[in-house]
Context: one part of a larger RNA
RNA sequence: CUGGGCGUAAAGGGCGCGUAGGCGGGCAAGCAAGUCAGAUGUGAAAUUCCGGAGCUCAACUCCGGAGCUGCAUUUGAAACUACUUGUCUUGAGGAUGGGCGGAGAAAACGGAAUUCCACGUGUAGCGGUGAAAUGCGUAGAUAUUUGGAAGAACACCGGUGGCGAAGGCGGUUUUCUAGUUUAUUCCUGACGCUGAGGCGCGAGAGCAAGGGGAGCAAACAGGGUUAGAUACCCUGGUAGUCCAUGCCGUAAACGUUGCAUACUUGAUGUAUUUGGGCUCAACCCCGACUGUGUCGAACCUAACGCGAUAAGUAUACCACCUGAGGAGUACGCUCGCAAGGGUGAAACUC
Numbered sequence: 001c002u003g004g005g006c007g008u009a010a011a012g013g014g015c016g017c018g019u020a021g022g023c024g025g026g027c028a029a030g031c032a033a034g035u036c037a038g039a040u041g042u043g044a045a046a047u048u049c050c051g052g053a054g055c056u057c058a059a060c061u062c063c064g065g066a067g068c069u070g071c072a073u074u075u076g077a078a079a080c081u082a083c084u085u086g087u088c089u090u091g092a093g094g095a096u097g098g099g100c101g102g103a104g105a106a107a108a109c110g111g112a113a114u115u116c117c118a119c120g121u122g123u124a125g126c127g128g129u130g131a132a133a134u135g136c137g138u139a140g141a142u143a144u145u146u147g148g149a150a151g152a153a154c155a156c157c158g159g160u161g162g163c164g165a166a167g168g169c170g171g172u173u174u175u176c177u178a179g180u181u182u183a184u185u186c187c188u189g190a191c192g193c194u195g196a197g198g199c200g201c202g203a204g205a206g207c208a209a210g211g212g213g214a215g216c217a218a219a220c221a222g223g224g225u226u227a228g229a230u231a232c233c234c235u236g237g238u239a240g241u242c243c244a245u246g247c248c249g250u251a252a253a254c255g256u257u258g259c260a261u262a263c264u265u266g267a268u269g270u271a272u273u274u275g276g277g278c279u280c281a282a283c284c285c286c287g288a289c290u291g292u293g294u295c296g297a298a299c300c301u302a303a304c305g306c307g308a309u310a311a312g313u314a315u316a317c318c319a320c321c322u323g324a325g326g327a328g329u330a331c332g333c334u335c336g337c338a339a340g341g342g343u344g345a346a347a348c349u350c
Stems, first nucleotide, its partner, number of pairs: 004321002007304002012318001014201004021194003025088006033081002035077008048066007091191001092188003095184006103177007110154001114150005120144002125136002162169002206247003210243002215241002220236004258317001260315004266295006273288005300305001323350003332343004
C1' cells in the first nucleotide's frame, strides 16, 4: 500500500465554527473533458507465452505467431460524471403569528443556616468517639434571648424532568444576547453535507499580580488506633475554595458509541407545542411533530448486548488502530511565567 477494523478486545479527535479539498436533489437542452466503440501510426531487438526446428536429452540456440495491457492522431456514440444554459420545489434558508427552557452576560434584591462581636439570663461542664484523649470552659464556656457584622451556598418545588455544541447550567426580579419548536405553506430556488490545516470555547487542580476569607480544607501540628500507622477516626489549621483580570488546555472531557442524510414489525411512560372530539370551561379521550426513557420483532454481535436516540440496511466526508513491555518515555521542534502540554521514536526483552 491492498485489505480489515474502531460500545467493552488496539482504535471516535473534549466540543464547536469554518478554509482548501472530497461528495452532492428533480426535469429539459447543449457540449464532448472524463467514459465507450472503430480506424491509422507507433509500442526496437532480446525477454514472456504458444507452435515447430537444431545440438543424443535438457539447459541453450534458431524460425514462425501472439503479446507488449501504453501513447498519439482521427472518425463516431451521448447513458452516467464534469461543464454551460433554462427551469422546479421536496433538501437548505427566510417571512409572519404563537410557545418553551437551571442556555449565556450584567446589575439589584431575599430568607434559612454557619461563624464571629456586644449586652442580658444562667452554672459546671461542653465537645468528640467504637471507646477515649488532644481541644474549649469559673478570666463564666456549652445552652438560651436580643442586636450587629461577614462570606459562601441557594432547602422544599426537583422529576431516567428541562436547556446547552461540549465543558456545563438551579433562590427572586430586571435589562441585553443566543437557541429551539410549532402553525401557516407566503418568499428565495440546491444557496447543501463533511471538513486536513486554522480559529474559538473548554470541569477541576495549578500559575501571576490585586482584593476577599464565613464554612470546608491538601500541607502541617497535636490526640487516638496499631507490632508499626508518615493512613483510616478526633481536635485544630495554611494554601486553596469566592471576586475581577491574564495564563494553563488537561480529565473515566464517557453513551468509553464522530458528523450528516435516507430506509426498516411493535408496546409503553414522560416534557413542551399543536389539530380534533366532548364540554360553559377544565379534566378526560383520539391523532401529529420535536425531545427524553424503558421493554422488545427482524437484523447485527465473539458474547454481553444493541434494537427508529441502532451497535440494523446503505451513502458521503473526517479522525484514529495494527502484539505486550520499553513509553506517552528519549531526542528534536513547538506552546507555556512555571507546572507542564502538543507532536513522538529506537535499541533491547518476551

Small-subunit ribosomal RNA, central domain from Chlamydiales bacterium cvE41, 350 nucleotides, folded computationally. Its mean pLDDT, the model's own confidence on a scale to 100, is 87.